Predicted 3D model of a 690-nucleotide part of an RNA (large-subunit ribosomal RNA, domain II) from a metagenome. The coordinates come from a structure-prediction model, not an experiment, and the mean pLDDT is 84.
Context: one part of a larger RNA
RNA sequence: UCCAGCGAGUUAUUGUAUAUGGCAAGGUUAAAUACUAAGUAAGGUAUGGAGCCGAAGCGAAAGCGAGUGUUAAUAGCGCGUUUAAGUCAUAUGUAAUAGACCCGAAACCGAGUGACCUAUCCAUGGUCAGGAUGAAGCUAGAGUAAAAUCUAGUGGAGGUCCGAACUGAUUGUCGUUAAAAAGGCACCGGAUGAACUGUGGAUAGCGGAGAAAUUCCAAUCGAACUCGGAGAUAGCUGGUUCUCCUCGAAAUAGCUUUAGGGCUAGCCUUGAGGUAAAGACGUAUGGGGGUAGAGCACUGAAUGAGCUAGGGGCCUAACCAGGUUACUGAACUCUAUCAAACUACGAAUACCAUAUUGUUAUACUCAGGAGUCAGACUGCGGGAGCUAAGUUCCGUGGUCAAAAGGGAAAGAGCCCAGAUCGUCAAUUAAGGUCCCAAAGAUAUAGCUAAGUGGAAAACGAUGUGAUUUUGCGUAAACAACCAGGAUGUUGGCUCAGAAGCAGCCACUCAUUCAAAGAGUGCGUAACAGCUCACUGGUCGAGUGAAAUUGCGCGGAAAAUUACCGGGGCUAAGCUAUACACCGAAAUUGCGGAUUCAAGGAUUUAUCCUUGAGUGGUAGAGGAGCAUUCUGUUGUAGGUUGAAGUAUGACCGUAAGGACAUGUGGACGAAGCAGAAGAGAGAAUGCUGGA
Numbered sequence: 001u002c003c004a005g006c007g008a009g010u011u012a013u014u015g016u017a018u019a020u021g022g023c024a025a026g027g028u029u030a031a032a033u034a035c036u037a038a039g040u041a042a043g044g045u046a047u048g049g050a051g052c053c054g055a056a057g058c059g060a061a062a063g064c065g066a067g068u069g070u071u072a073a074u075a076g077c078g079c080g081u082u083u084a085a086g087u088c089a090u091a092u093g094u095a096a097u098a099g100a101c102c103c104g105a106a107a108c109c110g111a112g113u114g115a116c117c118u119a120u121c122c123a124u125g126g127u128c129a130g131g132a133u134g135a136a137g138c139u140a141g142a143g144u145a146a147a148a149u150c151u152a153g154u155g156g157a158g159g160u161c162c163g164a165a166c167u168g169a170u171u172g173u174c175g176u177u178a179a180a181a182a183g184g185c186a187c188c189g190g191a192u193g194a195a196c197u198g199u200g201g202a203u204a205g206c207g208g209a210g211a212a213a214u215u216c217c218a219a220u221c222g223a224a225c226u227c228g229g230a231g232a233u234a235g236c237u238g239g240u241u242c243u244c245c246u247c248g249a250a251a252u253a254g255c256u257u258u259a260g261g262g263c264u265a266g267c268c269u270u271g272a273g274g275u276a277a278a279g280a281c282g283u284a285u286g287g288g289g290g291u292a293g294a295g296c297a298c299u300g301a302a303u304g305a306g307c308u309a310g311g312g313g314c315c316u317a318a319c320c321a322g323g324u325u326a327c328u329g330a331a332c333u334c335u336a337u338c339a340a341a342c343u344a345c346g347a348a349u350a351c352c353a354u355a356u357u358g359u360u361a362u363a364c365u366c367a368g369g370a371g372u373c374a375g376a377c378u379g380c381g382g383g384a385g386c387u388a389a390g391u392u393c394c395g396u397g398g399u400c401a402a403a404a405g406g407g408a409a410a411g412a413g414c415c416c417a418g419a420u421c422g423u424c425a426a427u428u429a430a431g432g433u434c435c436c437a438a439a440g441a442u443a444u445a446g447c448u449a450a451g452u453g454g455a456a457a458a459c460g461a462u463g464u465g466a467u468u469u470u471g472c473g474u475a476a477a478c479a480a481c482c483a484g485g486a487u488g489u490u491g492g493c494u495c496a497g498a499a500g501c502a503g504c505c506a507c508u509c510a511u512u513c514a515a516a517g518a519g520u521g522c523g524u525a526a527c528a529g530c531u532c533a534c535u536g537g538u539c540g541a542g543u544g545a546a547a548u549u550g551c552g553c554g555g556a557a558a559a560u561u562a563c564c565g566g567g568g569c570u571a572a573g574c575u576a577u578a579c580a581c582c583g584a585a586a587u588u589g590c591g592g593a594u595u596c597a598a599g600g601a602u603u604u605a606u607c608c609u610u611g612a613g614u615g616g617u618a619g620a621g622g623a624g625c626a627u628u629c630u631g632u633u634g635u636a637g638g639u640u641g642a643a644g645u646a647u648g649a650c651c652g653u654a655a656g657g658a659c660a661u662g663u664g665g666a667c668g669a670a671g672c673a674g675a676a677g678a679g680a681g682a683a684u685g686c687u688g689g690a
């Protein structure tokens, strides 16, 4: 990993609702007893009226009673009466109590079992090759008054040294489904000691032991193990087994030691109900509003100017007063503006009504059953954030969730469109029509040259198309070429110098001219030199400057090859117009199924016609299939071959059901009823096998 078998809403009691049946102002027995058979751990029949529910309530109660309680009350008020039939049984849904759909803790408590591992202790034994060092003491000698002391020996101390056994475990490496649930190899620490070790004994889990590490107490230790309480509890995770049909959600509000749980409401479903059909959408009419927008009278913010109180500076005065000011400046006037918490204005929508209105068919109440309380993206209106986020929080639509199909290369949430089934028929939607790849290399008129198309901004630019305004121009423009571009004068000042051209000044002048600046830019130390403005000539028709706009260009650097799906395209790109065609499970044609409604037939549950439906998770409701057993029944059938099993092109809307043949070798239906250990692919399911 696969296969086979097993594997999860049960049972009891009591409510409650629905359905069916019995009896009915009544309904019903329980325990128990007796009888009973072909069938005997089980049933049936009879007796049994104890008791329970109902037919009457009110009050705490005594109690009273269609009333009663409160009260002084005959008042008022509360709860009742007047008006709805119950009860027993069975089935089904659901609730409560029980393990209560199944499996799953970490833990808690009780009673026991453990110190053959290991920790410490007690008793009694055992073991430690060899070598080294050489303490005290002692002896002899030297030495001394005697000592001390010194020298040489002797001696053999030590948690002494080196190093086997023994014991440990430093480093490295191998091993890592190991040879081993802690080892091998090499190196390494201790090795007469707080040493190591055999045997026997002691200490026990709310505990012991601990040279102390939460360390050890039998491969288990922040509290051992075994059994029991026990099916502990699990607002948590996982799993929960056949089919078809009808409808079909929610991810919100309030409260919650509440936030991944719950309760009530909302939304779904099933049944019942009755009335003035209330509902939905549209049309018309009538309402209130203070949003969008707009505006600036108000509240605030805020531009410039005028006018001007006050303040500052200067002059004068210093007793008051006065003059002045490119300073500041309230208020006021004019002017340009801004606002979620501004409004003298003010929509569209939305909302609430009304109607002899149009189209539809819901709406509401009661009762049974739920699920939902993590939502996601997208358009629009906003808050938070950075007018960041596949961000977060609201409102309002859509889709997904629970929705398949076509398009967007590929894609939950985008665009089109909602799949009852069949069909080798037709028409379209979005989107497309050169090839991949169904359909136009379609037609007309333009644009683009950038592969723009087929990613991006401020900003930049004689790209190019369209429109508009304006200057100059045959009295010759623009560009180019030829020639001139002068004089007072080197203007004045400054300066070492300053001569058009470092800088400063100016009432920047004047003269000669076709024209020529007290000079546009290079240049020199300063001059010089080149050049421009300006003028003449050559030439001969357009040439400059702006504005608006279409399509392009640059700006343009990122991490796996990719910014048309690819090929490729100058249209097969873009703009505008036109006509074709393709294109979906949409729509239509033909044929079937089924649900609901209406009508009609027959007839009590079927048929026919017409119309409207038939995607679906959680979930509600309905109808069925199959398995085992019970009764009919060991009956029909069966050695002329049962069950089981293998194969097959049969039937049914499905679960499923037949038949034939082979195998098998003795059992065993169908139908109608009844009862359940009643359906497996998932639970790191359990057991067995491969």
Base pairs, nucleotide, nucleotide: 001690002689003688004687005686006685011098012097013096014095015094016093017092018091019090020089021088022087023086026053027052028051032047033046034045035044036043057064058063067079068078069077070076101239102238104236108229109228110227111226112225113224119203120202121201122200123199124198125197126196127195128193130162131161132160133158137154138153139152140151141150142149166190167189168188171186172185173184174183205221207217208216209215214223242624243623244622245621246620247619252265253264254263255262256261266372267371268369269368270367271366272365273364279360280359281358282357283355284354285353286352287351293345294343295342299339300338301337304334305333306332310328311327312325313324314323315322375400376399377398378397379396380395381394382393383392384391405416406415407414420592421591422590423589425588426587427586431582432581433580434567435566436565440579442578443577444576445575446574447573453569459554460553463551464550465549466548467547468546469545470544471543472542480538481537482536483535484534486511487510488509491505492504493503517532521530522529593614594613595612596611597610598609599608600607601606625679627676628675629674630673631672632671637667644663645662646661647660648659650657651656
RNAcentral holds the full RNA, with entries from SILVA.